[in-house]
Molecule: RNase P RNA; transfer RNA
Organism: candidate division CSSED10-310 bacterium
RNA sequence: GAAGUCAAUCGGGCGACCGCUGGCGGAUUCGAAGCUGGAGGAAAGUCCGGGCUCCACAGGGCGUGACGCUGGGUAAUCCCCAGGGGAGGUGACUCCACGGAAAGUGCAACAGAAAGCAGACCGCCGAUGACUCGCAUUAGAGUACAGGUAAGGGUGAAACGGUAAGGUAAGAGCUUACCAGCAGUCCGGGUGAUCGGAUUGGCUAGGUAAACCCCGUCAGGAGCAAGACCAAGUAGAGGAACGAUUGAAAACGGCCCGUUUGAUGUUCCAGGGUAGGUCGCUUGAGGUUUUGAGUAAUCAAUAUCCUAGAUGAAUGGUCGCCACCCGGUUUUUAUCGGGCACAGAACCCGGCUUACAGAUGACUUCACCC
RNA sequence: GCCCACGUAGCUCAGUAGGUAGAGCACCUCCUUGGUAAGGAGGAGGUCACCGGUUCGAAUCCGGUCGUGGGCU
Numbered sequence: 001g002a003a004g005u006c007a008a009u010c011g012g013g014c015g016a017c018c019g020c021u022g023g024c025g026g027a028u029u030c031g032a033a034g035c036u037g038g039a040g041g042a043a044a045g046u047c048c049g050g051g052c053u054c055c056a057c058a059g060g061g062c063g064u065g066a067c068g069c070u071g072g073g074u075a076a077u078c079c080c081c082a083g084g085g086g087a088g089g090u091g092a093c094u095c096c097a098c099g100g101a102a103a104g105u106g107c108a109a110c111a112g113a114a115a116g117c118a119g120a121c122c123g124c125c126g127a128u129g130a131c132u133c134g135c136a137u138u139a140g141a142g143u144a145c146a147g148g149u150a151a152g153g154g155u156g157a158a159a160c161g162g163u164a165a166g167g168u169a170a171g172a173g174c175u176u177a178c179c180a181g182c183a184g185u186c187c188g189g190g191u192g193a194u195c196g197g198a199u200u201g202g203c204u205a206g207g208u209a210a211a212c213c214c215c216g217u218c219a220g221g222a223g224c225a226a227g228a229c230c231a232a233g234u235a236g237a238g239g240a241a242c243g244a245u246u247g248a249a250a251a252c253g254g255c256c257c258g259u260u261u262g263a264u265g266u267u268c269c270a271g272g273g274u275a276g277g278u279c280g281c282u283u284g285a286g287g288u289u290u291u292g293a294g295u296a297a298u299c300a301a302u303a304u305c306c307u308a309g310a311u312g313a314a315u316g317g318u319c320g321c322c323a324c325c326c327g328g329u330u331u332u333u334a335u336c337g338g339g340c341a342c343a344g345a346a347c348c349c350g351g352c353u354u355a356c357a358g359a360u361g362a363c364u365u366c367a368c369c370c
Numbered sequence: 371g372c373c374c375a376c377g378u379a380g381c382u383c384a385g386u387a388g389g390u391a392g393a394g395c396a397c398c399u400c401c402u403u404g405g406u407a408a409g410g411a412g413g414a415g416g417u418c419a420c421c422g423g424u425u426c427g428a429a430u431c432c433g434g435u436c437g438u439g440g441g442c443u
Stems, first nucleotide, its partner, number of pairs: 001366006008360003012322007020038005040342001044353002047351005052223004059257004064219005069083005084098001085096004099214002104212002106208002121153002123149003128146002130143004161179006180204001182201008227279004238269005249261003286305003290301004324339006371442007380395004389426001397413005419435005
């Protein structure tokens, strides 16, 4: 200098004028002046998990859904940390929906002979049987008909371990040795996933579970338009269904049980009216500093701070100076013009994912120089 | 704000336990007619919204992004 990896942190600053909005304030009490707070790392997607609220402080069974190496963290998690195994990269480092296919069922187009308790198209053989020749005392030669054969060819994403020797008519884990892989047992390290070693076995078990399924774990439902109260309006008038305490219907959403409420009752359809206010609402698993425990995520203690709360929905606009980037002029100083991302709270948190101009740190590889 | 559904040819829609993507209308060419329509024969037209993953193989299964539509009091 170039290319790259990771980690976070920031993501313009100051001032003036004009506005918007929450709170305090209280003048001439009809709301003035003044003081003060006012977007983000993702407020986004709504993909997970919780708090909170109502229905039983959420019960039993079936079903359904989600998740899936091990240990830890946490309110909880499909999250985070550490480790194991696998894959990629020269490397820094990154990625993995990573239980089970020797429980069962299903699927595999086209090509190919054959595609799942394998299979004979070419090839090889034809020991045995058949036929022909020969011999006819014995031996033999041929045909490729029955048949044998998974070594070789070719097809495919995938063809039922690899190498060598023996063996055979030809072959074949058919046999043996070594290697790879699998299962069992034992020893050692580790909490564990698992790693290292010894030994035995049968010789080989194909893929797909982001197909059904099996095993294990978890999950009751709805969501602040939850829910509570006040005011206004409608005045039970239209249609349909069910029901009379031996229980209609609702909470309840797939079903059953069970629980609670339950009678001029309940549900549905159509039509009409109101579309106002208060609470919920922002002090919370909160932020920051220091110390301690822990490899870390995180936890504990101490001190300190209060930091948006709108509702047809505020957080903005203009100007000046400085900083950063790009381009032009200029030897330089300087000057002119342009740019400065993604995006905007709506009950609140913890994560994940996605978008993002630019700036900073550590590390790796390569090239050059000393 | 919260909760759902959908995206396939120019238009309207099929296609689901994964195996070469179809129909109707519209379009183009030819036949028929003096000419047009109707009718008949033939043809073209697709990144299955986009990006990844699983798989031998994805419109279909899984995750993310974008767009469109609907519901609530």